Predicted 3D model of a 107-nucleotide RNA (SAM riboswitch aptamer (S box leader)) from Schinkia azotoformans LMG 9581. It matches the Rfam family "SAM riboswitch aptamer (S box leader)". Rfam describes the family as follows. The SAM riboswitch is found upstream of a number of genes which code for proteins involved in methionine or cysteine biosynthesis in Gram-positive bacteria.
[in-house]
RNA sequence: UACUUAUCAAGAGUGACGGAGGGAACAGGCCCGAAGAAGUCCGGCAACCACAAGCGAUGCUUGUAAGGUGCUAAAUCCUGCAGACAAAAUUGUCUGAAAGAUAAGGU
Numbered sequence: 001u002a003c004u005u006a007u008c009a010a011g012a013g014u015g016a017c018g019g020a021g022g023g024a025a026c027a028g029g030c031c032c033g034a035a036g037a038a039g040u041c042c043g044g045c046a047a048c049c050a051c052a053a054g055c056g057a058u059g060c061u062u063g064u065a066a067g068g069u070g071c072u073a074a075a076u077c078c079u080g081c082a083g084a085c086a087a088a089a090u091u092g093u094c095u096g097a098a099a100g101a102u103a104a105g106g107u
Base pairs, nucleotide, nucleotide: 003105004104005103006102007101008100013042015041016040017039021032022031023030026080027079028078029077043072044071045070048068049067050064051063052062053061054060055059076099081096082095083094084093085092086091
């Protein structure tokens, strides 16, 4: 780091340090932030890997949380491309794609 597969509407802080930004990038919106942003630590959540048991077994179900990751405002905050429907003058709903994130594999 190309690629493959799975998931992405649930869940998680009245903590410490820090001191002005943040919500991936671009654009448009809409938000968060001195009643303290980013970042670091601690805590927590979850259960992808892992581990245990069972079964009709290259998998599925149930459970565990010591280990490897991850996550811890808002759907991946919303839209952007294509299609369908409803409306009526640019709006709503749904489906899919693209892009992205994470895990496991793999080069």
Annotation:
Its mean pLDDT, the model's own confidence on a scale to 100, is 84. NCBI's taxonomy places the organism under Bacteria, Caryophanales, Bacillaceae, Schinkia, Schinkia azotoformans.